[in-house]
Molecule: SAM riboswitch aptamer (S box leader)
Organism: Pallidibacillus pasinlerensis
RNA sequence: UUCUUAUCAAGAGAAGCCGAAGGAACUGGCCUGAUGACGCUUCAGCAACCUCUGAAUAAAUUUCAGAAAGGUGCUAAAUCCAGCAAGAAAUUUUUUCUUGGGAGAUAAGAA
Repeated sequence: UUCUUAUCAAGAGAAGCCGAAGGAACUGGCCUGAUGACGCUUCAGCAACCUCUGAAUAAAUUUCAGAAAGGUGCUAAAUCCAGCAAGAAAUUUUUUCUUGGGAGAUAAGAA
């Protein structure tokens, strides 16, 4: 880097440094930001993918419950929202809602 599988409306921030942009990319919208965002470092926390323990089961790579030492991840807003397709409602050409897709993020495995 690519592929496969799973998840993505829950949860969890302080200090120091820095100094103007940031919310993945494009477009539109909406937000955050000199009361210092974003980023970096330290500490803390959240969660439970890998992991560990127990139970269920004929058995398992399955299910349930628990733990948090270790490997990751995460700690504004649904992945901030929409974009493509189908459907529904209101309505009269726009708005709202639902489902799916696409793109992305993270984990685990494989090449």